[in-house]
Context: one part of a larger RNA
RNA sequence: UGACGGAAGGGCACCACCAGGAGUGGAGCCUGCGGCUUAAUUUGACUCAACACGGGGAAACUCACCAGGUCCAGACAUAGUAAGGAUUGACAGAUUGAGAGCUCUUUCAUGAUUUUAUGGGUGGUGGUGCAUGGCCGUUCUUAGUUGGUGGAGUGAUUUGUCUGGUUAAUUCCGUUAACGAACGAGACCUUAACCUGCUAAAUAGACGCGACAUCUCAGGAUGCUGUCGUCUUCUUAGAGGGACUAUAGAUGUUUAAUCUAUGGAAGUUUGAGGCAAUAACAGGUCUGUGAUGCCCUUAGAUGUUCUGGGCCGCACGCGCGCUACACUGAUAAAGGCAGCAAGUAUUCGCCUUGGCCGGAAGGUCUGGGUAAUCUUCUGAAACUUUAUCGUGCUGGGGAUAGUCCUUUGCAAUUAUUGGACUUAAACGAGGAAUUCCUAGUAAGCGCAAGUCAUCAGCUUGCGUUGAUUACGUCCCUGCCCUUUGUACA
Numbered sequence: 001u002g003a004c005g006g007a008a009g010g011g012c013a014c015c016a017c018c019a020g021g022a023g024u025g026g027a028g029c030c031u032g033c034g035g036c037u038u039a040a041u042u043u044g045a046c047u048c049a050a051c052a053c054g055g056g057g058a059a060a061c062u063c064a065c066c067a068g069g070u071c072c073a074g075a076c077a078u079a080g081u082a083a084g085g086a087u088u089g090a091c092a093g094a095u096u097g098a099g100a101g102c103u104c105u106u107u108c109a110u111g112a113u114u115u116u117a118u119g120g121g122u123g124g125u126g127g128u129g130c131a132u133g134g135c136c137g138u139u140c141u142u143a144g145u146u147g148g149u150g151g152a153g154u155g156a157u158u159u160g161u162c163u164g165g166u167u168a169a170u171u172c173c174g175u176u177a178a179c180g181a182a183c184g185a186g187a188c189c190u191u192a193a194c195c196u197g198c199u200a201a202a203u204a205g206a207c208g209c210g211a212c213a214u215c216u217c218a219g220g221a222u223g224c225u226g227u228c229g230u231c232u233u234c235u236u237a238g239a240g241g242g243a244c245u246a247u248a249g250a251u252g253u254u255u256a257a258u259c260u261a262u263g264g265a266a267g268u269u270u271g272a273g274g275c276a277a278u279a280a281c282a283g284g285u286c287u288g289u290g291a292u293g294c295c296c297u298u299a300g301a302u303g304u305u306c307u308g309g310g311c312c313g314c315a316c317g318c319g320c321g322c323u324a325c326a327c328u329g330a331u332a333a334a335g336g337c338a339g340c341a342a343g344u345a346u347u348c349g350c351c352u353u354g355g356c357c358g359g360a361a362g363g364u365c366u367g368g369g370u371a372a373u374c375u376u377c378u379g380a381a382a383c384u385u386u387a388u389c390g391u392g393c394u395g396g397g398g399a400u401a402g403u404c405c406u407u408u409g410c411a412a413u414u415a416u417u418g419g420a421c422u423u424a425a426a427c428g429a430g431g432a433a434u435u436c437c438u439a440g441u442a443a444g445c446g447c448a449a450g451u452c453a454u455c456a457g458c459u460u461g462c463g464u465u466g467a468u469u470a471c472g473u474c475c476c477u478g479c480c481c482u483u484u485g486u487a488c489a
Stems, first nucleotide, its partner, number of pairs: 001489002003486003007483007016473002020437005027323003031319004035314002043054002065309005071303001076119005086113001088109003092105003123297002126295003132291001134285003137281003144183003148179002150159003162174001164173002188274005194241002198238004204232005209226002212223004244267001246262006325430001329389007342375002350369003354365004396427001401422005443465008
């Protein structure tokens, strides 16, 4: 100087607690991991920092695993064999999963491309992440890290980097043998909020004026239409502006700052993200790479391709989830509202309106869209209204099975998905334990995208409805700092 303490004192955090909310843990199912089984059930990862993770939703491919069958895509060099032929291809039959001349029988065709041996390459989802690069994760979401000159010390080192107050912050105020600096924090970038001010818009609308239709006694209302006119409030997106905790009060060394009120679109760092120092880990990845050392293998291949199987197997244990256990509900009608996004390969493939057929799933015929133009106002779901049910494993729940239809695909059996009818299990709110969370947040609800031929109970976003309870503490769990101790390095 570190590390450690079952030492002391401060400070901090919903990956800590308190006050609470939603749960998980119990059930059924889905999915990952282990185990067991298996020809194979490929494999990595195992406290936080493995386990709906590998963007890992695997029918073939993927694919690495298993049972088998082909092929060489063995560069190049040297030496053989060799034009009296190095080699290569093949009908049929046998053989074979196979219309693989793979091999055999039989012969035909081919013509220096090859073939044999050696050296040497090449390939490898083979090994080694404990040989590595790069990337990622974590220590670590905290406030930490460093040198110059000066001071102290023989020196390692220390001071700067601090008693105190304050802050999300080594953020500031101040103290001061330190002074002046750098990285990190902050600033910055993205996004969400405001602008009746600017620039505009037949890919966005509004208003006005016509024409037409419907309802109106009449004023008028609604719909549709016009390349009619005017404009930019709404929509879009450029340039800008706007907050600086502004003003006032209170607390406070009357400093830094904190609290309350007012104004304001906005006063928790305005909300949410991104970026993110120094030093590390023998953290993960050789299965992202035509990044890569070494080792292994290299023609009966660990290369490559084809067929089939497996990754899905089920006495069991663990983790993330979905659906529920009902009346704040289920069912049936009707009503009524979003926001992110996405969309057709030198045109079969995508998003799909509308018409028709069909109970539904779906089919068919047209049409629009390479998109602010069409799908699409994505008329979403929860929600609201009315009606039925009436607390009963019930009309709650929808697992498990059976039959039929449909779609994707070369292929659906071990049932891809979807639909219809029947079947109707556990589950009556979940022990010990434990997770997440402070405001448009939790939770409920759906939608879009990713993957995708087909397939979400996953993930990433998006909006809709929208609470309770803190606004604190260091008791538990951890982290940081100071002091102190030590038998550790």

A computed fold for a 489-nucleotide part of an RNA from uncultured Rhizophydiales, annotated as small-subunit ribosomal RNA, 3' major domain. The source organism's lineage runs through Eukaryota, Opisthokonta, chytridiomyceta, Chytridiomycotina and Rhizophydiales. Its Rfam family is "Eukaryotic small subunit ribosomal RNA". For this family Rfam cites "Crystal structure of the ribosome at 5.5 A resolution" (Yusupov et al., Science, 2001). The family has 90 seed sequences and 75,755 matches in Rfam 15.1. Gene Ontology terms of the family: ribosome and structural constituent of ribosome. The family is grouped with related families in Rfam's "SSU clan".